This is a predicted structure of a 79-nucleotide RNA (c-di-GMP-I riboswitch aptamer) from Paenibacillus durus.
Taxonomically the source falls in Paenibacillus (Bacteria, Bacillati, Caryophanales, Paenibacillaceae).
The RNAcentral record of the sequence draws on Rfam.
The coordinates come from a structure-prediction model, not an experiment, and the mean pLDDT is 85.
RNA sequence: ACGAUAACGGCAAACCUAUCGAAAGAUAGGGACGCAAAGCUAGAGGGCCUUCCCGCAAGGAUGGCAGCCAGCUACCGAA
Numbered sequence: 001a002c003g004a005u006a007a008c009g010g011c012a013a014a015c016c017u018a019u020c021g022a023a024a025g026a027u028a029g030g031g032a033c034g035c036a037a038a039g040c041u042a043g044a045g046g047g048c049c050u051u052c053c054c055g056c057a058a059g060g061a062u063g064g065c066a067g068c069c070a071g072c073u074a075c076c077g078a079a
Stems, first nucleotide, its partner, number of pairs: 002077002010035002015030006033067001039072003045069002047065003051061003
């Protein structure tokens, strides 16, 4: 680098309940659609979302998303 109908294991979408938040969304419990990085990084690569500024656009600010790509690190071992 690659990824089995392998092993040991891991994570947990939607949805529901509770709490927090203006929102995006987050946390905990339940729950599994899926995942070989669904581990970590959003204090500076891109992208998406919220709110605000801006008459619109462009642009800017704000917070959020890593299960969109990306970067970094990593378990196992057939072909």